Large-subunit ribosomal RNA, domain VI from a Candidatus Martarchaeota archaeon, 234 nucleotides, folded computationally. The coordinates come from a structure-prediction model, not an experiment, and the mean pLDDT is 80.
Context: one part of a larger RNA
C1' cells in the first nucleotide's frame, strides 16, 4: 500500500380512499343483501432521480434609465432571457416472499395416580410480533483482527469528481494537473444577405413598411486537439 470476512450500528414506510371481482352468490318467505381473498386507480406519506414539464441560474447574453471623461455606482440599478448545477410543480418506485426460533393457541407419546391426562422426562405444529436471507457504514471490535506485497517518504509547487481550516485525491517535464489557444458543442440572437409571407399601390413589369426562418459577431462551468504559460526545487 492493497485486499478479506464482520463484533457491532443503521435501515428494513406505509395510511386512507373508491372502483372491480367475488356475488345479485352466501343469508332471507320476499324486500333486501355481505364477507374471506383476488385485481386497478386516486390523493397523502416516504425513498430516489433530472430524461421531459416548471423554477432558480448576483457565470453568461441581448435591451435600457440617471450619474461620471471613463471604469463604475445605483437591490444583479432595472427589464427581457438562458446552459451545467439544485430543485417541484416533473419522472421512478413504495413490498412480496423464504429460513429460524417463539407468544396465545393445539396435539403426540406419557406416569405420578393401574384408569385419565398436551408435561412432571420427552416429541411435533403455530402470528403483521423477535433473529436472519437484499441494501448501508464499519478493527478505537483496547480481545485494538486478518492476508499478500514492500521502500521510501515529507515539504514545496500546479490543481479538484474534495473542501470552512487540516483532511481526502490528481499531476509535477519520462508531464495534459490548471491557464491560454484552437476545434466541436451549447447559450443568447442581431446586421446585411438570402428565402417565405406581407396591407396595399401599380405604368399589372413590379414596389412594399413589417413578420417569419436562417445565424456572423459575443459568451462559456461541457467534451476534446496542443506544451504556448506555470508544475524541472528542498
Nucleotide at each position: 500500500u492493497g485486499c478479506c470476512g464482520g463484533a457491532g450500528g443503521a435501515u428494513a414506510a406505509g395510511a386512507u380512499c373508491c372502483c372491480u371481482u367475488u356475488a345479485g352468490u352466501a343469508c332471507g318467505a320476499g324486500a333486501g343483501g355481505a364477507a374471506c381473498g383476488g385485481g386497478g386507480g386516486a390523493u397523502c406519506g416516504g425513498c430516489g432521480c433530472c430524461u421531459c414539464u416548471a423554477g432558480u441560474c448576483u457565470a453568461c447574453c441581448g435591451g435600457u434609465u440617471g450619474u461620471g471623461u471613463a471604469a463604475g455606482c445605483a437591490c444583479u440599478g432595472c427589464c427581457g432571457g438562458g446552459u451545467a448545477g439544485c430543485c417541484a410543480c416533473g419522472c421512478g418506485c413504495u413490498a412480496a416472499g423464504g429460513g429460524g426460533a417463539u407468544a396465545a393457541g393445539c396435539c403426540c407419546u406419557g406416569a405420578a395416580a393401574g384408569c385419565a391426562u398436551c408435561u412432571a422426562a420427552g416429541g411435533a405444529c403455530g402470528a403483521a410480533g423477535c433473529c436472519c436471507c437484499a441494501c448501508c457504514c464499519g478493527a478505537a471490535a483496547c480481545g485494538a483482527g486478518g492476508c499478500a506485497c514492500u521502500a521510501g517518504g515529507a515539504c514545496g509547487g500546479c490543481c479538484g469528481c474534495a473542501a470552512u481550516a487540516g483532511a481526502c485525491g490528481g499531476c509535477u517535464u519520462u508531464g495534459a494537473u490548471a491557464g491560454g489557444a484552437c476545434g466541436g458543442g451549447u447559450g443568447c440572437g442581431u446586421a446585411a444577405a438570402c428565402a417565405g409571407g406581407g396591407a396595399g399601390c401599380u405604368c399589372a413589369c413590379g414596389c412594399g413598411a413589417c413578420c417569419u426562418g436562417c445565424g456572423a459577431a459575443c459568451a462559456u462551468a461541457c467534451c476534446g486537439u496542443u506544451a504556448c504559460u506555470a508544475a524541472a526545487g528542498u